[in-house]
């Protein structure tokens, strides 16, 4: 300098052919215990790295840029 791969909940990660973002720890509430823990049961939690572009609609396509890993020179 070229290539290739990733970046989506606090963390590990899915998200065929574009069409309501999701699991699984962990956090939170209650249930249960004489009490902790495990266990059951709900609940909250998301600018989907970042600008643009296509489209009636984009995590999903296209294009540039940052970050991170890998090869090549």
């Nucleotide at each position: 300098g070229c290539c290739c791969g990733g970046a989506u909940a606090g963390c590990u990660c899915a998200g065929a052919u574009g069409g309501u973002a999701g699991a699984g720890c962990a956090a939170c509430u209650g249930c249960a215990u004489g009490g902790u823990a495990a266990g059951c049961a709900g609940u909250a939690g998301g600018u989907c790295a970042g600008c643009g572009g296509u489209u009636c609609g984009a995590g999903u396509c296209c294009g540039c840029u940052u970050c991170c890993g890998g090869g090549c020179u």

Annotation:
Predicted 3D model of a 73-nucleotide RNA (transfer RNA) from Parcubacteria group bacterium CG23_combo_of_CG06-09_8_20_14_all_35_9. The sequence is in RNAcentral, with records from ENA. The coordinates come from a structure-prediction model, not an experiment, and the mean pLDDT is 80. Rfam family: tRNA. About the family: Transfer RNA (tRNA) molecules are approximately 80 nucleotides in length. The family's RNA type in Rfam is transfer RNA.